[in-house]
The prediction has a mean pLDDT of 78. This is a predicted structure of a 163-nucleotide RNA (glmS glucosamine-6-phosphate activated ribozyme aptamer) from Effusibacillus dendaii. The RNAcentral record of the sequence draws on Rfam. Rfam family: glmS glucosamine-6-phosphate activated ribozyme aptamer. Rfam classes the family as a riboswitch. About the family: This entry contains a glucosamine-6-phosphate activated ribozyme that is found in the mRNA for GlmS. GlmS is an enzyme that uses fructose-6-phosphate and glutamine to generate glucosamine-6-phosphate. The ribozyme catalyses self cleavage of the glmS mRNA that is thought to regulate GlmS activity. Rfam links the family to the GO terms catalytic activity and regulation of gene expression. The literature on the family includes a 2006 paper in Biochemistry by Hampel and Tinsley, "Evidence for preorganization of the glmS ribozyme ligand binding pocket".

RNA sequence: AAAGGUAAUGAAGCGCCUGGACUGCAACGGUGGGUUGCAGUUGACGCGGAGGAGGUUAGCGAACCAUUCGGCGGGUGCCUCCCGGCAGACAAUCCCUCUGCCGUAAAGAGAAGUUUCAAAUCCGAUGGGUGACUGUCGGGACAAGAGCAGCUCAAGGGUAAAU
Numbered sequence: 001a002a003a004g005g006u007a008a009u010g011a012a013g014c015g016c017c018u019g020g021a022c023u024g025c026a027a028c029g030g031u032g033g034g035u036u037g038c039a040g041u042u043g044a045c046g047c048g049g050a051g052g053a054g055g056u057u058a059g060c061g062a063a064c065c066a067u068u069c070g071g072c073g074g075g076u077g078c079c080u081c082c083c084g085g086c087a088g089a090c091a092a093u094c095c096c097u098c099u100g101c102c103g104u105a106a107a108g109a110g111a112a113g114u115u116u117c118a119a120a121u122c123c124g125a126u127g128g129g130u131g132a133c134u135g136u137c138g139g140g141a142c143a144a145g146a147g148c149a150g151c152u153c154a155a156g157g158g159u160a161a162a163u
Base pairs, nucleotide, nucleotide: 014073015072016071017070019069020042021041022040023039024038025037026036027035028034045061046060047059051082052081053080054079055078056077083103084102085101086100087099088098094158095157096156108153109152110151113148114147115146116145122139123138124137125136126135127134128133
């Protein structure tokens, strides 16, 4: 030095900052920019999302256009397998070494109809900071998506019963 111990708080557009941009101070330069150092600021707005293992550049829309740019880490995504659930019409509501969809709230796809949902951005007010910036409150909206009721698509094999 690292480490170790105790207490509190804290997570998935989540955490962090050594690039970039910006601000302040100092020095150099100079009557203009600029360079260096130090200290700061910024660096994702909600919706959605967890069976297990491994792998991996992890969904949806809004806003904006030094930008939510860039970097590091993480992560409920996706793929494969396992486990589990479900669908497979018309003469099985049964079975599965078949096809496919899902994750315990456990089949789906398509186009249209109808109902419904956010926060920031924006406007206003009010604080903090020398400043870059930033906190809180109020106002009014706007999504993807989801719900409802239908339509269309898809639909292997076996056995039993019946005829």